[in-house]
Context: one part of a larger RNA
Molecule: small-subunit ribosomal RNA, 3' major domain
Organism: Bacteroides gallinaceum
RNA sequence: UGACGGGCACCCGCACAAGCGGUGGAGCAUGCUGUUUAAUUCGAAGAUACGCGAAGAACCUUACCUAGACUUGACAUCCCUGGCAAAGCUAUAGAAAUAUAGUGGAGGUUACCCAGGUGACAGGUGGUGCAUGGUUGUCGUCAGCUCGUGUCGUGAGAUGUUCGGUUAAGUCCGCUAACGAGCGCAACCCUUAUCCUUAGUUGCUAACAUUUAGUUGAGAACCCUAAGGAGACUGCCGGUGACAAACCGGAGGAAGGUGGGGAUGACGUCAAAUCAUCAUGCCCCUUAUGACCUGGGCUACACACGUAAUACAAUGGCGGUCAACAAAGGGAUGCGAAGCCGCGAGGCAGAGCGAACCCCAAAAAGCCGUCCCAGUUCGGAUCGCAGGCUGCAACCCGCCUGCGUGAAGUCGGAAUCGCUAGUAAUCGCGGAUCAGCAUGCCGCGGUGAAUACGUUCCCGGGCCUUGUACA
Numbered sequence: 001u002g003a004c005g006g007g008c009a010c011c012c013g014c015a016c017a018a019g020c021g022g023u024g025g026a027g028c029a030u031g032c033u034g035u036u037u038a039a040u041u042c043g044a045a046g047a048u049a050c051g052c053g054a055a056g057a058a059c060c061u062u063a064c065c066u067a068g069a070c071u072u073g074a075c076a077u078c079c080c081u082g083g084c085a086a087a088g089c090u091a092u093a094g095a096a097a098u099a100u101a102g103u104g105g106a107g108g109u110u111a112c113c114c115a116g117g118u119g120a121c122a123g124g125u126g127g128u129g130c131a132u133g134g135u136u137g138u139c140g141u142c143a144g145c146u147c148g149u150g151u152c153g154u155g156a157g158a159u160g161u162u163c164g165g166u167u168a169a170g171u172c173c174g175c176u177a178a179c180g181a182g183c184g185c186a187a188c189c190c191u192u193a194u195c196c197u198u199a200g201u202u203g204c205u206a207a208c209a210u211u212u213a214g215u216u217g218a219g220a221a222c223c224c225u226a227a228g229g230a231g232a233c234u235g236c237c238g239g240u241g242a243c244a245a246a247c248c249g250g251a252g253g254a255a256g257g258u259g260g261g262g263a264u265g266a267c268g269u270c271a272a273a274u275c276a277u278c279a280u281g282c283c284c285c286u287u288a289u290g291a292c293c294u295g296g297g298c299u300a301c302a303c304a305c306g307u308a309a310u311a312c313a314a315u316g317g318c319g320g321u322c323a324a325c326a327a328a329g330g331g332a333u334g335c336g337a338a339g340c341c342g343c344g345a346g347g348c349a350g351a352g353c354g355a356a357c358c359c360c361a362a363a364a365a366g367c368c369g370u371c372c373c374a375g376u377u378c379g380g381a382u383c384g385c386a387g388g389c390u391g392c393a394a395c396c397c398g399c400c401u402g403c404g405u406g407a408a409g410u411c412g413g414a415a416u417c418g419c420u421a422g423u424a425a426u427c428g429c430g431g432a433u434c435a436g437c438a439u440g441c442c443g444c445g446g447u448g449a450a451u452a453c454g455u456u457c458c459c460g461g462g463c464c465u466u467g468u469a470c471a
Base pairs, nucleotide, nucleotide: 001471002470003468004467005466007465010462011461012460013459015455016454019419020418021417022416023415026310029307030306031305034301035300042053043052064296065295068292070290073121077120078119079117080116081115082114083113088103089102090101091100092099093098123285124284126283127282128281132279133278134274135273136272137270139268144183145182146181147180148179149178150159151158152157163174164173165172189262190261191260192259194230195229196228197227198226199225200224204219205218208217209216233256236250237249238248239247240246312412316371317370318369319368320367329360330359331358334353335352339348340347341346378409383404384403385402386401387400388399389398425447426446427445428444429443430442431441
């Protein structure tokens, strides 16, 4: 000087407390351990691994296993030789890769195209994240981390950065052997909340006319859209305070003291993560640790854990009205209306739309009726049968529909998690990936709470100080 203390003082955070809803019990989804396996590819491991890489494993993907086949190679450059021989299609053999035959005719013939050969080389999701770059997590959006000059100290170092107030903040003020400065904080950026101006179609409809319907004429007010502005700054008033910074209350205002949300992550810590995104040193393989293909596996199942979704019901289930009210998105190998067929998943046919125009699209919780507290009209696992869709192909191993079947489960031990407001809880909608496959993820809106006395305690953090046999 740091680090640490079941030392001290001060302060903060859904840290506790006050509340609301969960997890831990059930069956199921998913990830992981373990076990099994020819293989169950690899990585991730307290917080900071475990619905994580994976925004989507039937083949492919695929890295693993089995069998079959290749060796200058699936891919790149160079060299030599030959050329009418390419790809594709058809036939035969085969599980396919591939082989043979036929057809075919691109490009080139000055060989840029193809085949064969030779070796230089290619290739490696092989190893090392403890050789690395890049990227990322975390402490933590915590308020810290430093430097120049000066001063003090023999020196390591100190001072500044401490102290008194104050703040979300090393934020600001005051004091001060310090005076300044940098990276952080804040602001500048995006979005949301109010208003104005401009603009008026594909969006809007107050007045006039018209219609089944903003449908049409019309209108430019309103809504909305999207470009530019205004607005909030402790600016004003009162009080407190050191006459400061600031704090408390009030006015006006759509909004008040950082208005709400996002992006933004200092010096560094964990030899943290990643050699399997990519790049890369070294090591290793080179008729195989490379490359092709078939089938299988990654989906196994005594068990154990994490994370979700569904429930155990009446604040509910079911039915009806085919009755209301969103936002944000996506659409051409696409979204696909109306119509017809089917109980339904879906099918037929095809209008419109590269979309403020058309479509996905039905929003659902809501409202009305019924059930009458039961393992039930709760719950839906499991299993049987019959179908639908995608796709070369749903046996291993997809999703969906109908009929039947109807398990556990009556609110969950010790323990433990999230959340302070348009939040929790609850309700549906969309998107990426994607042929198909969503209870996951990322978004969107609807309905919409309770509680916070307080900082003694638990956890984490900041700062001052003290002890130390630790560095």